[in-house]
A computed fold for a 111-nucleotide RNA from Amphibacillus sediminis NBRC 103570, annotated as SAM riboswitch aptamer (S box leader). Its mean pLDDT, the model's own confidence on a scale to 100, is 84.
């Protein structure tokens, strides 16, 4: 980097450092010197892993529960909204709602 698959309306500090940027991209709309990114500490969650129990087609698999000292991840706003398509409502331009894609993020597996 590519492919497969699961999840993405919950949750998370009035700390230290650092100094101007940040929210993937488009268009918006926001956050930021009452201090952005990054780093440290802290926290949240529980995908993998771990433990226990039950069941089964029983060197394994599924489900449920628990802990969180292991491997990641995450800690403004629904993945902040939107971008393509369909349906419905409304209608002067146009707008609104819902659903599904696309794109993106993260985990696990494969190349």
């Nucleotide at each position: 980097c590519u492919c497969u698959u699961a999840u993405c309306g919950c949750g998370a500090g009035a700390g230290g450092u650092g100094g101007a940027g940040g929210g993937a991209c488009u268009g918006g709309c926001c956050c930021g010197a009452a201090g952005a990114a990054g780093c440290c500490c802290g926290g949240c969650a529980a995908c993998c892993g771990u433990u226990a129990a039950a069941c089964g087609u029983u060197u394994c698999g599924u489900u449920u529960a628990a802990a969180a000292a292991g491997g990641u991840g995450c800690c403004a706003a629904u993945u902040c909204c939107u971008g393509c398509a369909a349906a419905g409502c409304u209608a002067u331009c146009g707008g609104c709602u819902u659903u599904g894609a696309c794109a993106g993020a993260u985990g696990a597996g494969a190349g």